RNA sequence: GCCCAUGUAGCUCAGCUGGUAGAGCAACGGUUUUGUAAACCGUAGGUCGUAGGUUCAAAUCCUAUCGUGGGCU
Numbered sequence: 001g002c003c004c005a006u007g008u009a010g011c012u013c014a015g016c017u018g019g020u021a022g023a024g025c026a027a028c029g030g031u032u033u034u035g036u037a038a039a040c041c042g043u044a045g046g047u048c049g050u051a052g053g054u055u056c057a058a059a060u061c062c063u064a065u066c067g068u069g070g071g072c073u
Stems, first nucleotide, its partner, number of pairs: 001072007010025004019056001027043005049065005
């Protein structure tokens, strides 16, 4: 230098050919218990790496760019 994969909640990851952004764990509150843990119920938490473009509508499609991992030379 070229190619491929990947970037979504504090962490690990879904989101199936565009149409309300989700799960588990963690955090917080509650029920239960003499108390803790466990179990159960609930709450909060996201400018979907960044910037543009297409579209009525973009996490998703296109372009550029940045980070990470891998391959080739």